[in-house]
RNA sequence: UAACGAGGUAGAGGUGCAGUAUUAAAGAGUACUAUUAAUGAGGUAAGCACGAUGAGUUAAUAGGAAAGGGAAUAUUGCCGAAGCGUAUGAUUAAUGCUUUAAUAUCAUGUCGCUGGGGUUAUAUAUAAUAUAUAUAACACUGUCACAAAGUUUAUUUUGUGGAGAGCUAUCAUUAGA
Repeated sequence: UAACGAGGUAGAGGUGCAGUAUUAAAGAGUACUAUUAAUGAGGUAAGCACGAUGAGUUAAUAGGAAAGGGAAUAUUGCCGAAGCGUAUGAUUAAUGCUUUAAUAUCAUGUCGCUGGGGUUAUAUAUAAUAUAUAUAACACUGUCACAAAGUUUAUUUUGUGGAGAGCUAUCAUUAGA
């Protein structure tokens, strides 16, 4: 100097990603409990138990939560950070009990997609117009390549395109000087 590129190490992108704790809000005057009154046989996915000594529902009065999710602050770990899907395994989940189920959570990867955040629309979840996820469109931003222009000679501007198994730096390995 060149090659190697899924060898190692360290870094960058920024309304950057995720976790934990605290505070207040919202959830909600909701669920639920008690009393009174009215009605009158069920309530459950199903069964047992319960139920006219009143199931359940409605109204009034009195009392009255929580979880998940989000925001702010602090802090921890990081830059496939992380998320989604999928496969396997485990656990949980309906009221007084039992069985089962829609679901939910955790772990692993043998896998697939997404560089990043934002706005809008649609769909799903949800108390929710908050928020999350997925898809699509739109610009923005970082990075590399190509092309053109410019000039302070190290870099700038514009345009097009690609993807993180990327990019930059450095070490290792191989070859040459």

Predicted 3D model of a 177-nucleotide RNA (Lysine riboswitch aptamer) from Clostridium sartagoforme. The prediction has a mean pLDDT of 77. Its Rfam family is "Lysine riboswitch aptamer". Rfam describes the family as follows. Riboswitches are metabolite binding domains within certain messenger RNAs that serve as precision sensors for their corresponding targets. Taxonomically the source falls in Clostridium (Bacteria, Clostridia, Eubacteriales, Clostridiaceae). The RNAcentral record of the sequence draws on Rfam.